Predicted 3D model of a 73-nucleotide RNA (transfer RNA) from Candidatus Peribacteria bacterium RIFCSPLOWO2_12_FULL_55_15. Rfam family: tRNA. The family's RNA type in Rfam is transfer RNA. The coordinates come from a structure-prediction model, not an experiment, and the mean pLDDT is 83.
RNA sequence: GGGGCAUUAGCUCAGUUGGUAGAGCGCCGCACUCGCAUUGCGGAGGUCACCGGUUCGAAUCCGGUAUGCUCCA
Numbered sequence: 001g002g003g004g005c006a007u008u009a010g011c012u013c014a015g016u017u018g019g020u021a022g023a024g025c026g027c028c029g030c031a032c033u034c035g036c037a038u039u040g041c042g043g044a045g046g047u048c049a050c051c052g053g054u055u056c057g058a059a060u061c062c063g064g065u066a067u068g069c070u071c072c073a
Base pairs, nucleotide, nucleotide: 001072002071003070004069005068006067007066010025011024012023013022019056027043028042029041030040031039049065050064051063052062053061
């Protein structure tokens, strides 16, 4: 210098061809318990890495940028 992959909740990750953003763990509250843990129920938490474009509509498509991993040189 060139190619590929990844970037979504605090963490690990889904999201099937564009149409209301989700799960597990964690966190908060309640129930249960003498208390804790477990379990059950409920809740908070997201400018979908960033900047543009296409579209009635973008996490998803297109261009660029950034970071990480990897391959070639």